[in-house]
RNA sequence: GCAUUAGUAGCUCAGCGCCAGAGCCCCGGUCUUGUAAACCGGAUGUCGAGGGUUAAAAUCCCUUCUAAUGCU
Repeated sequence: GCAUUAGUAGCUCAGCGCCAGAGCCCCGGUCUUGUAAACCGGAUGUCGAGGGUUAAAAUCCCUUCUAAUGCU
């Protein structure tokens, strides 16, 4: 220098054009003498960044940043 893969909640990940979700974590409540467990409820995201296409983009296209891998 070129190519490929990954980047989504505090963490691990799903979601491949049509409402952004799960588990764990966190907060509140029930229960308990108290704690844990169990049950019920709740909060949390500029989908790495910028632009484009589209009625509609996490998803498609371009550029770019970071990390890993391969080739030279």
Molecule: transfer RNA
Organism: Fundulus diaphanus